Predicted 3D model of RNase P RNA and transfer RNA as a complex of 402 nucleotides. Model confidence (mean pLDDT): 77 of 100.
RNA sequence: AAGCUACGGCAGGUGAUUGCUGGCAAUGCCAGAGGAAAGUCCGGGCUGCAUUGAGACAAGGUUCCAUCUAACGGAUGGCCGGGGUAACCCGAGGGCAAGUGCAACAGAAAGUAAACCGCCGUCGAAUUUUUUGACGGUAAGGGUGAAAGGGCGAGGUAAGAGCUCACCGGUGUCUGAAGCGAUUCAAACAGCCGGGUAAACCCAACCUGCAGCAAGAAGCGCAUGGUAAAAGUCUCAUAAUAUUGGCGCUUUGCUAAAGAUCUUUUGUAAAAAAGAUACAAGAUAAAUAAUCACCCGCGACAGAACCCGGCUUAUCGCCGUAGCUAUUCU
RNA sequence: GGCGACAUAGCCAAGUGGCUAAGGCAGGAGCCUGCAAAGCUCUGAUCCCCGGUUCAAAUCCGGGUGUCGCCU
Repeated sequence: AAGCUACGGCAGGUGAUUGCUGGCAAUGCCAGAGGAAAGUCCGGGCUGCAUUGAGACAAGGUUCCAUCUAACGGAUGGCCGGGGUAACCCGAGGGCAAGUGCAACAGAAAGUAAACCGCCGUCGAAUUUUUUGACGGUAAGGGUGAAAGGGCGAGGUAAGAGCUCACCGGUGUCUGAAGCGAUUCAAACAGCCGGGUAAACCCAACCUGCAGCAAGAAGCGCAUGGUAAAAGUCUCAUAAUAUUGGCGCUUUGCUAAAGAUCUUUUGUAAAAAAGAUACAAGAUAAAUAAUCACCCGCGACAGAACCCGGCUUAUCGCCGUAGCUAUUCU
Repeated sequence: GGCGACAUAGCCAAGUGGCUAAGGCAGGAGCCUGCAAAGCUCUGAUCCCCGGUUCAAAUCCGGGUGUCGCCU
């Protein structure tokens, strides 16, 4: 150079005219979509269910360790496993050695293993080189299958087999060392060798009350009915006696939020603490736009609707920082 | 805006891990008939798309797309 990896950033700009929404000290001035505003997949705030208090059941969720966080199924760092030459990336990653189930077809046998072919023994028959029948032994070899109950060698045996032994692998028990821990390393003992599936039921530990701003609250008007009360089910405990529901309109909830940006300090990092900055969208059929001129790289995905933290998905063309190199060129 | 359900052939649909995805209507080809109808035989699937779990996925799990319903 080329190819690649990680992290971060931009998301057309400037000017003029006209228009829309909101605010104000009001014929003017100021502000006016996003990194995902999206999907609604998680977590919270807020609100209601008379008091949401306690317990049980049901239902649902999560799953290596530590840390961060308001919280999380999120993030960061690590462990283990897998991929890559490497930088680095990916992982729903507890338990099938609790119980129950499932495994089509093929195959002798699909889970307390099992004799189809083969191998071996005994007895018998035919033939005497061998063939065959009955009974028994055998999982070393063949064949079936996605999967056949450690591997390999030696001993052993009629033939074989952890049957025995050496080495390797796994599991369990115990000990030592390192680490907060997951875990790693080392040593000893036990032939213990007990496949897959829990994104099958289930078991263990932990978590969750249910509903959602079209929640809910207030005012005015209209017409008019009803007395008890739960929004998963049940049980227990408890306050006060009163109003509550329908339709229409308006107001409120409504935007300053565990928020954003910058700096310093602490920390490997997620993040935390302190300080500073900004008149910081709030509509309700729903504004945030249109036209013209110039410039550049000729502009992608896409439009707030209660708010916030994450995740996921979509995205033209580029830029910056740090790093890697099996291979190719110099 | 919020909440929930569904997607299998042209149409209606069964199948909730297992061999070639059941069936009906419609369509096409053939037989039958003098010609038709009826009847008989044969025929067609990206199980909405992408990825994962599993020996094996229409089915289980995650993400996406589309359609429908409920709440003023």
Rfam match: Bacterial RNase P class A. It is annotated as a ribozyme.